[in-house]
């Protein structure tokens, strides 16, 4: 000094005010927020992760006389999933700057939700720190 590896720790934010209605942070006027890695600094480029399904196998529980069926939990494998333009500075920006747009998983509610409550005091992209075999 450099790595395989193990450990630790950290890892998502948001309706102010007001209309309407018995009811609404869910409708309407307005306000508000932007995970992670690549790249000229990015919600809107390439990717990635949260989520939501199909098989499959394995454990569990429940039903049944049995065959077997339902239902949950894990891994695998694979399927769906959302949005941006002008202008301007430069070598270089859909990423600065100016200006106007847009977008936002499930499940639940006295009423349709990206901000309310739930899975989640969860988990994961990943990020930082410690040890560190051999060479």
């Nucleotide at each position: 000094u450099u790595u395989a590896u193990g450990c630790u720790u950290c890892g998502g934010g948001g309706c102010a005010g007001g209309g309407u209605g018995u009811g609404a942070u869910c409708c309407c006027c307005g306000a508000c927020u932007g995970g992670c890695g690549g790249u000229a600094a990015a919600g809107u480029c390439c990717g990635c992760g949260a989520g939501c399904g199909u098989a499959a196998a394995u454990u569990c529980g429940c039903a049944u006389a049995a065959a077997u069926g339902c239902g949950a939990a894990u891994u695998u494998a694979u399927g769906c999933a959302g949005a941006u333009u002008u202008g301007g500075u430069g070598c270089g920006a859909u990423u600065c700057c100016a200006a106007a747009a847009c977008c936002a998983a499930c499940g639940g509610u006295u009423a349709a939700a990206g901000u309310c409550c739930g899975g989640a005091u969860g988990a994961a992209a990943g990020a930082a720190g410690c040890a560190g075999a051999u060479g």
Predicted 3D model of a 135-nucleotide RNA (FMN riboswitch aptamer (RFN element)). Its mean pLDDT, the model's own confidence on a scale to 100, is 79. Its Rfam family is "FMN riboswitch aptamer (RFN element)". Rfam links the family to the GO term FMN binding. The sequence was found by an Rfam model in a public genome assembly.